The RNA shown here (transfer RNA) has 73 nucleotides and comes from a Nanobdellota archaeon. Its Rfam family is "tRNA". The family's RNA type in Rfam is transfer RNA. Lineage of the source: Archaea > Nanobdellati > Nanobdellota.

RNA sequence: GCCCCGAUAGUCUAGUGGCCUAGGAUGCGGGACUGUCGAUCCCGCGACCCGGGUUCAAAUCCCGGUCGGGGCG
Numbered sequence: 001g002c003c004c005c006g007a008u009a010g011u012c013u014a015g016u017g018g019c020c021u022a023g024g025a026u027g028c029g030g031g032a033c034u035g036u037c038g039a040u041c042c043c044g045c046g047a048c049c050c051g052g053g054u055u056c057a058a059a060u061c062c063c064g065g066u067c068g069g070g071g072c073g
Base pairs, nucleotide, nucleotide: 001072002071003070004069005068006067007066010026011025012024013023018056027045028044029043030042031041032040049065050064051063052062053061
C1' cells in the first nucleotide's frame, strides 16, 4: 500500500428497513426479605463510533472517515 471482518449502556451481547420511546445479562442506585452478610425478588439508571447519501421510514442498505482484528505484498 491492497483486500476482508467488526464497532450498540461501565462490561458482555440480541437485532438482518416499520411489529422497537433499541431487548437481555452483568454493573450501579433504591426497596422487600434476612439476627447479619450473601443469595433471591421488585423498581429505577444507562447505548446504536463520526459525517454524508438512499427511503415515506435506517442500529439495519450505500459512500467516506476513525479505531480495532485478520490476510497479502